[in-house]
Molecule: transfer RNA
Organism: Betaproteobacteria bacterium
RNA sequence: GCCAGCAUAGCUCAAUGGCAGAGCAACUGUUUUGUAAACAGUAGGUUGGAGGUUCAAAUCCUCCUGCUGGCACCA
Numbered sequence: 001g002c003c004a005g006c007a008u009a010g011c012u013c014a015a016u017g018g019c020a021g022a023g024c025a026a027c028u029g030u031u032u033u034g035u036a037a038a039c040a041g042u043a044g045g046u047u048g049g050a051g052g053u054u055c056a057a058a059u060c061c062u063c064c065u066g067c068u069g070g071c072a073c074c075a
Base pairs, nucleotide, nucleotide: 001071002070003069004068005067006066007065010024011023012022013021018055026042027041028040029039030038048064049063050062051061052060
């Protein structure tokens, strides 16, 4: 340099055009002498960035950034 895949909550991951979710973590409460565990609840997201298509985009298209893998080069 070329090709492919990936980027969504603090972490790990769903949602393949139609209200953005789960588990863990965090916080509050119940329980306990207290902690942990358990149970109940609360909060947490410019869906990597910019633009386009669409009535409607995490999802489709283009460019850019980052990560991973493959190929090529290595004078």